Source information
Model confidence (mean pLDDT): 79 of 100. Two RNAs folded together computationally: RNase P RNA and transfer RNA, 463 nucleotides in total.
[in-house]
Formats: sequence, structure tokens, C1' cells
RNA sequence: GGCGUCGUCCAGGCAGUCGCUGCCUGUUCUGGAAACAGGGCAGGGGGAGGAAAGUCCGGGCUUCACAGGGCGGGAUGCCGGCUAACGGCCGGGCGCUAUAAGCCGCAAGGCCCAAGGCGACGGAAAGUGCAACAGAGAACAGACCGCCGAUGGCGUCGCAAGACGCACAGGCAAGGGUGAAACGGCAGGGUAAGAGCCUACCGCAGGACUGGUGACAGGACUGGCACGGCAAACCCCAUCCGAAGCAAGACCAAAUAGGGAAGCAACAGGCGCGGCCCGCGCUGCUUCCGGGUAGGUCGCUUGAGCCGCGCAGCAAUGCGCGGCCUAGAGGAAUGGCUGCCAGGGGGAGAAAAACCCUCGCACAGAACCCGGCUUAUCGGACGGCGCCCACU
RNA sequence: GGUGCGGUAGCAAAGCGGUUAUGCUCUGGACUGCAAAUCCAGCUAGGUGGGUUCGACUCCCUCCCGCACCU
Repeated sequence: GGCGUCGUCCAGGCAGUCGCUGCCUGUUCUGGAAACAGGGCAGGGGGAGGAAAGUCCGGGCUUCACAGGGCGGGAUGCCGGCUAACGGCCGGGCGCUAUAAGCCGCAAGGCCCAAGGCGACGGAAAGUGCAACAGAGAACAGACCGCCGAUGGCGUCGCAAGACGCACAGGCAAGGGUGAAACGGCAGGGUAAGAGCCUACCGCAGGACUGGUGACAGGACUGGCACGGCAAACCCCAUCCGAAGCAAGACCAAAUAGGGAAGCAACAGGCGCGGCCCGCGCUGCUUCCGGGUAGGUCGCUUGAGCCGCGCAGCAAUGCGCGGCCUAGAGGAAUGGCUGCCAGGGGGAGAAAAACCCUCGCACAGAACCCGGCUUAUCGGACGGCGCCCACU
Repeated sequence: GGUGCGGUAGCAAAGCGGUUAUGCUCUGGACUGCAAAUCCAGCUAGGUGGGUUCGACUCCCUCCCGCACCU
């Protein structure tokens, strides 16, 4: 320098002016029983995002039986770490996979595969279940084609021993064929034909020992092979989770109705139970109290906060020091114009500078707050890593 | 703002890990003088994109759309 790949950051800046919408201070007026709210004037000061989105996870906060145990239900699931917590993040292990480079090849293509990408990655020797169609057979399997016929049978020949033939009993699972999947692979031996039946190599299982915190890696030696797949099927094991959500909730507090207490009045009337009587219960006025409703206020933004520096750590992250306060809201504001600077695009030009024209651009819009994930997104800047080439 | 449920043909609607029923509609034919009714045949289906699995409408995840409830 080229190619590739991964990640981080930005989402124009400043000034003026005209608006929109909250807040603070002073003053004044209005509504209301109160709580409190609204308006005018003057001054000051603030006003969207990386996703504010989806509401998919986790937490704070609040109320409830105060949160402890059990049943049920749900979530997570390699190892270690981080964190308030997480299904998140960081580092590592193992498995799968892609492209370039490299190698083989005339080519098609194959081998080996960098940085990278992906992994719901506990358990299938606890149990239950599922596998359509095809196929002989689909899970302690099976014989359609095929191979054999050593042994037994039958036939022919033979005095006999036996030889030859048939493929009836039967043996086999090497080859063909079916399927997503067929009960180790391959080579040699062996055999009637075959078969881990035997042997070497590979795979698999067990495994002393070694390294590592661990996942795991290596592995002397042993075993002739058993234990196929699916748990995003039920299930088992381990860990975690109480439920609801700011329309949570807390406080102030009318009218009317009802509740309680005290005092006064009455002992009559009415109503209910009942066929009737007796009986029982309810029903008046005044004052006070408490609960809840309308209404109002708070909850509301100082917080696992932001910025800078240093230290520890590979990193996520933690600790220390210094500085800062940065929308709080009600159906809901955050915009327009002008100028300068910076930026992108175009014109002319051999090129650069200068000049001229032009663009303001994507996704989008706080509603209790925060940490993540996911999804949407015009363009720009920077950096890490790998491979190749050239030079020193 | 919060919570829950759903999406299968033009319409309605069921079921399930192994070829998506059924009714109405539509098209063609039969019957009829012509129609209706009836009978026969046929066309048209899993909201999107991924994953698990031999196999997904069904199980899991993401996104899109719709409905209902809470002051």
C1' cells in the first nucleotide's frame, strides 16, 4: 500500500431574531368551603434519542397476608469472572461453519482452511413416549435380490470310500436395494459362504498419571464394540423467581347517603316478622368523631447519575480524587428565518488552490426511573486483527 | 401508559409433529322448455423472517397487524 473482517464514535458548531412550552423570583387580580389552582406585568433561567420504539428480559420504587417453609407454575442450563440483577456483558473451553491465501487438478471440482461467523452447549446406562412414506427389517431389528450349502435331506454314478448335481431343511449378512436414520470404518487373514471370528490402523468405551481454579487437554495401559436419534416430547437433576404494577400508591378533603358517640324529645304513631294477640327490631332533632367519593396535591427526577484524571485487572468492571446538575407535563412543548465557520455533492479545469451553484438530508419523538436485548436507520470519522505485495 | 388474547381460501370455522377438514361463495357439467332447488366435479389456504427436528400450520425466538380490559 492492497484485500478482507470486526468494533467504537458522531448525528453539525456559534451568534442574532421571531415563536412554542415548563420552572424560579417579585408584584397584582380571579375561582374555590378548604386543599389548592388559574391569569396579567417585569426580570432570570431550562427544553429529546442512539434508539426516546418494541415491551422481550432484569432491577429500583410502591401496595398487599411483610415475603420464612411446602404444593403447583415459570425461567435458566459448557467453565470462570463481572454486576443491584439478568435470558446481559467479559475472558476461556469444546463443536459446527465461511471466504481469501496455499496445495492438487486441463477443467469441473477437491484438500487444507487466517482474521472472522454461529451454537437453548446439563442429562438419552432413571423411566415413559415418537419416527409418516418407502423398505425384508426402524430399536434387545431383519432377509426382497443375493452368497453358501461345510452338516442333514433328495437324485445320479459307484462294490465301497466317495464324486457330481438339486437348492428341501438350513447357514450368512460381504455386496445390491429402501430410507433422514439400517446395530463401528478400512485393509489383511480366516471360512462352505461369512461375521471383531482373529490381527494392524482409525473411531468408540474405560482409564493410572500429568497440566489447568475449572470447562477441558494430553495420555501409559486395558476392552473386541456394548450404550443409535429426538428432552425448542413428557420427564429427571441443579440454580433462581411471592403477586401486582406510577391508571402502583401516599397525603389534604366538600355536598348527599350511611356508621359511631353524647345530649334532648317521645313512649304516641308508622313500618317489618305474624292468620290474630303478646313480643322483638327499625324509624325523630342537635352537636361532635372517623372512613370513603367528587376535587386537589405529592409520587416526578440527585441517580446502580454525567465528565476528567489516576490506580488494579487481558477484559467486562471496580476503587480513589476533582468538577458538574443536565426536560419533568396536563393528551403532551422542544420549531422557523438570517449571517459566519466547518462538512457533503456538482460545474469549469491537466491537477491543486481560489471561484460559482447547491444540500441540511436517514430512522425517529421523553410521559416513574435505571441496566440490557431486539428491531429501524442517509451519511461520515477513527481504530483493532488477519492474509498478500513492495521497500528499509 | 400498562395488561391479556388472536392471525388458516372471498367469508365463517375445526383439528393436529407425518398429504389442512367442513359449510357458504365462485367456476364447469347433469337435470329443466328456461330457471330455482338438487346431484356431480373443480379452483382458491397457514401474517413475516429465522431456529429445533428426518419432517413445522402445530414447538421456540424476532418483527408486523388486529381485538379486548384497567383511571
Rfam match: Bacterial RNase P class A. The family's RNA type in Rfam is ribozyme. From the family's description: Ribonuclease P (RNase P) is a ubiquitous endoribonuclease, found in archaea, bacteria and eukarya as well as chloroplasts and mitochondria.